[in-house]
Context: one part of a larger RNA
C1' cells in the first nucleotide's frame, strides 16, 4: 500500500425555551413504609419540601400597596390586565474529562554508576632499538682543592618503534557489515600510562583537567509508576438519505488582532397585516464634481511707488540714478484636500398617490454561523497617478456558481442548472478548415498592418481644407545671358561679390543680373545660384485636418508578441440581411415546496399562481443496523441466518424475487431503547 475489523456530540443533574399528556387557582411528592409471592418490579401510603396564587422595603414591618420623606406633596418599584404545575420527548446552556485523538512540561513515589565520569581496594600489561643525567672507579691536576679525561653506571610525565591505548585530517559507508564502523594517513607507547576484578558518589542530585560534557543506544535535569483522561483560544479527524431556506469575512471593545464579548448579517416558532420595495409627484437640508478669485494662502509679466541695495554728488546725507531686490495699490493671467461670491447629476429624509396572486418589513422568543475575503468597474488616501501592492467608499462577481463566450484561465462577458426529451428561439461570442454557422453593398490597408508598444522621424497611400503660381506660357528639364562704374571704402602682405569690419547695400546699360547663394584661388582666375529670354505644353508648388500604414522595435530549451492551419481578405471601417450559438427563454411530460380557490375535511384531491444552484450554518421528513415488547404468534431440513449472481422495484437511504452456497435458526406489523451507519484522524489491530 491495499483488505476486512474496530473507531468521535455521551451519560449525571441543574436551568431555559418548544412539542406532547395529566391536573388546575392550583400542581406536585422526595425519602421512608406497606401490600403483592421470594426478586426485578407494580400498586397504594407518605404533603415533609418545592414551584405558583402580591408586592414594596436594607430592615423591623406594612400590605394592593410599599419605599423615600415633616408631608396627606412629588417621585421609584408595584396592583388594576388572572395560569400555573408535574413528567416525558427534543433543542440549547452551566457543573462534570464532556465529540476524539494529539504536546512540551509541573509534582510525588520509587529504581538505576553490568554504559560513562570521579574515587577507592586489590591485581595485570607494556616486541625491540637508541640516547646516555647523577653518582662511582682509575688516571691526570693542586698546598689541599676546584677542575680535565677515560671507564663505570643506567635517570628520563627522554628518543625511534609493535602490541596497547587513542583520532585532528581525508576517502567510503549513509533501506550500512556497523542505531556512529572501515580504509589511507597520522599521535602517545615507563606514564597526569592501559586494562581485569571488587567496592563508593543519585536527580535540582552525582560526577566532571568543564564540552553543559557523563549519568545503561535517553540528559540545560534520568528512567519507571503515579497525580492523569493534566492543559491545548491550536492542527488534524468526526461514519445513512432527500426536501425548504441560506450566511459572513464588517462595526465597537479587548495583555486583542488566527481568540472571545454584543451588534449587524442567517434560520425556526408566535404575533402583526403593508407597516417593506418600485416609479411618479411634492416639500427639504447639502457644499461633492464641475466652477471662480469675492475671503484665506500660493503664483507668472508689466505698470505704479513706500522700504532697501548699488552708482553719482553736495557747505549741508539736503538730494540725483538705477535694465537690482520689493511691500502695499493696480493691468493681464494662473492655482488649492485642509479656499469658495458661486454650484450640479446622484444619494439621503420625510409626506402621498399608484403598482403588488410582486416581494418584504417589524416585535418577541429557541438555534447558529461568520467577525483570515479575492479580484473588478467607478470615486479617493499613501506610494513613485509602481505592483497580482496597501488601506477606505460605492456597485459586480468569485467566496457558496455548474453552463456558453475570452486557446487554456475562481474574480472578465453572457447566464443562475428541480428530473426527462436524437424538439424550437436566442445571449455573448461568432460563421474558410480543425469547428456548429455567410453573403451582399461601399470604402480604406499591402504592413502578414490585422497578430504587443511611446517620444521621435518620413515626396507611404486616400479623402478633405485654404493658399501662390500658370495658354499673356506655370512646375521641372534643356539652350543662352547673368554686365557696367568696380579690385565699393576699410583692413590687410593680399582681400579683386565670396577671412573680416563699414554702408541712407548707390548709380548705370537693360528682358535680365545681389556692392552678391554655394563651390573654388595665396590673391585673382574658373564653376554656380538668385535674376532673364528662349524652347516644352498643362499643371504645378506649398500649409493645414482626418482615416490607413512605415521606422523607432534586442534575450535567454524550440516557430512561440492569429489557438494552429493558413488568409490580401478569411484584415480595418459603414451598412443590410441571413444563419450557428448555453443547463437562458418556449414546448411537452413528471416530481416538489409555498400560496390561494374547491370538495373531502383524520392525513387527502383537483385547478390555478410562484418557486425549487448552494458552503458555514437553522429547520422538516425518512432509510437501514443491534436489542425489548407484540411472540406459548408467524416462517424455516420440501432448507433458517449468512455468502453470491442475475432479475424486478422505489425519489434516496435501500427494498424483494429466483438460482447456487449455506446447514439452523430467524421474524412481519405497531411500538420502545441505542456501545446505531466510515474514505480519510502521518488513526488503532490483524492479514497480504
Nucleotide at each position: 500500500g491495499c483488505c476486512u475489523g474496530c473507531g468521535a456530540g455521551u451519560u449525571a443533574u441543574c436551568a431555559u425555551a418548544u412539542g406532547a399528556a395529566g391536573c388546575a387557582a392550583g400542581g406536585u411528592u422526595a425519602a421512608g413504609c406497606a401490600a403483592u409471592a421470594g426478586a426485578a418490579g407494580u400498586u397504594g401510603c407518605g404533603g415533609a419540601g418545592c414551584c405558583g396564587g402580591a408586592g414594596g422595603g436594607a430592615a423591623a414591618c406594612c400590605g394592593a400597596g410599599u419605599c423615600u420623606g415633616a408631608a396627606u406633596a412629588g417621585g421609584g418599584c408595584g396592583a388594576u390586565u388572572g395560569a400555573g404545575u408535574u413528567u416525558c420527548a427534543u433543542g440549547u446552556g452551566g457543573u462534570a474529562g464532556a465529540c476524539c485523538c494529539g504536546a512540551a512540561u509541573c509534582c510525588g513515589a520509587g529504581u538505576g554508576a553490568u554504559c560513562u565520569a570521579u574515587u577507592u581496594a586489590u591485581g595485570g600489561u607494556c616486541a625491540g632499538g637508541c640516547u646516555g643525567a647523577a653518582g662511582c672507579u682509575u688516571g691526570g691536576g693542586u698546598a689541599a682543592g676546584a677542575c680535565c679525561a677515560a671507564g663505570u653506571g643506567g635517570a628520563g610525565g627522554g628518543c625511534c618503534g609493535a602490541a596497547c591505548a587513542c583520532u585532528a585530517g581525508u576517502c567510503c559507508g549513509c533501506u550500512g557489515a556497523a542505531a556512529a564502523g572501515g580504509g589511507c594517513a597520522g599521535u602517545g607507547a615507563u606514564g597526569a600510562a592501559c586494562c581485569g576484578u571488587g567496592a563508593a558518589u543519585a536527580g535540582g542530585g552525582g560526577u566532571g583537567a568543564a564540552a553543559g560534557g557523563c549519568u545503561a543506544a535517553u540528559c540545560a535535569a534520568a528512567c519507571u509508576c503515579g497525580g492523569a483522561g493534566a492543559u491545548a483560544g491550536c492542527u488534524g479527524g468526526u461514519u445513512c438519505u432527500c426536501c425548504u431556506c441560506g450566511a459572513a469575512a464588517u462595526g465597537u471593545a479587548u495583555u486583542u488582532a488566527g481568540g472571545u464579548a454584543c451588534a449587524g448579517c442567517c434560520u425556526c416558532a408566535a404575533u402583526u397585516g403593508u407597516u417593506u420595495a418600485g416609479u411618479u409627484g411634492g416639500u427639504g437640508g447639502g457644499g461633492u464634481a464641475a466652477a471662480g478669485c469675492a475671503c484665506u494662502g500660493a503664483u507668472u509679466a508689466g505698470g505704479c511707488u513706500a522700504g532697501g541695495g548699488c552708482c553719482c554728488g553736495u557747505c549741508a546725507c539736503u538730494g540725483g540714478g538705477u535694465a537690482c531686490c520689493a511691500a502695499a495699490c493696480u493691468u493681464a493671467g494662473u492655482u488649492a484636500a485642509a479656499c469658495u461670491c458661486u454650484g450640479a447629476a446622484u444619494a439621503c429624509a420625510c409626506c402621498a398617490a399608484c403598482u403588488c396572486c410582486a416581494a418584504a418589513g417589524a416585535u418577541u422568543g429557541g438555534g447558529a454561523g461568520u467577525g483570515a475575503g479575492a479580484c473588478u468597474g467607478c470615486g479617493g488616501g499613501c506610494g513613485a497617478u509602481a505592483a497580482g501592492g496597501u488601506u477606505c467608499g460605492u456597485g459586480g462577481u468569485c467566496g457558496a456558481a455548474a453552463g456558453g463566450g475570452a486557446a487554456a484561465c475562481a474574480g472578465c462577458c453572457c447566464a443562475g442548472a428541480c428530473c426527462g426529451u436524437c424538439g424550437a428561439u436566442u445571449a455573448a461570442g461568432g460563421u474558410c478548415c480543425c469547428a456548429a454557422a455567410a453573403u451582399u453593398a461601399u470604402g480604406c490597408u499591402a504592413a502578414g498592418u490585422g497578430g504587443a508598444g511611446a517620444a521621435g522621424g518620413a515626396a507611404g497611400u486616400a479623402c478633405c481644407a485654404c493658399g501662390g503660381c500658370a495658354a499673356a506660357g506655370a512646375c521641372a528639364g534643356c539652350u543662352a545671358g547673368g554686365a557696367g562704374g568696380u579690385u565699393g571704402g576699410c583692413u590687410u602682405a593680399g582681400a579683386a561679390g565670396c577671412a573680416g569690419c563699414c554702408a541712407u547695400u548707390c548709380c548705370u546699360u537693360a528682358a535680365a543680373a545681389g556692392a552678391g547663394u554655394g563651390c573654388g584661388u595665396a590673391a585673382u582666375a574658373g564653376c554656380u545660384c538668385a535674376c532673364u529670354a528662349g524652347u516644352c505644353g498643362a499643371g504645378u508648388c506649398g500649409u493645414g485636418a482626418u482615416g490607413c500604414g512605415c521606422c523607432c522595435a534586442a534575450a535567454a530549451u524550440g516557430u512561440a508578441a492569429c489557438g494552429g492551419g493558413g488568409c490580401u481578405a478569411a484584415g480595418c471601417a459603414u451598412a443590410a440581411u441571413a444563419c450557428c450559438g448555453a443547463a437562458a427563454u418556449c414546448a411537452c411530460g413528471g416530481a416538489u415546496u409555498c400560496u390561494a380557490u374547491a370538495c373531502a375535511u383524520u392525513g387527502g384531491u383537483a385547478u390555478a399562481g410562484a418557486g425549487u444552484g448552494g458552503u458555514a450554518g437553522a429547520g422538516g421528513a425518512g432509510c437501514a443496523u443491534u436489542c425489548c415488547c407484540u411472540a406459548g404468534g408467524g416462517c424455516g431440513a420440501u432448507g433458517a441466518a449468512g455468502g453470491u449472481a442475475a432479475c424486478u422495484u422505489g425519489g434516496a437511504a435501500g427494498a424483494g424475487u429466483u438460482g447456487c452456497u449455506g446447514g439452523a435458526g430467524u421474524u412481519a406489523u405497531g411500538g420502545g431503547a441505542a456501545g446505531a451507519g466510515a474514505g480519510a484522524a502521518u488513526g488503532c489491530a490483524g492479514g497480504c
Large-subunit ribosomal RNA, domain II from Entomospira nematocerorum, 688 nucleotides, folded computationally. Rfam family: Bacterial large subunit ribosomal RNA. The source organism's lineage runs through Bacteria, Spirochaetia, Spirochaetales, Spirochaetaceae and Entomospira. The prediction has a mean pLDDT of 85.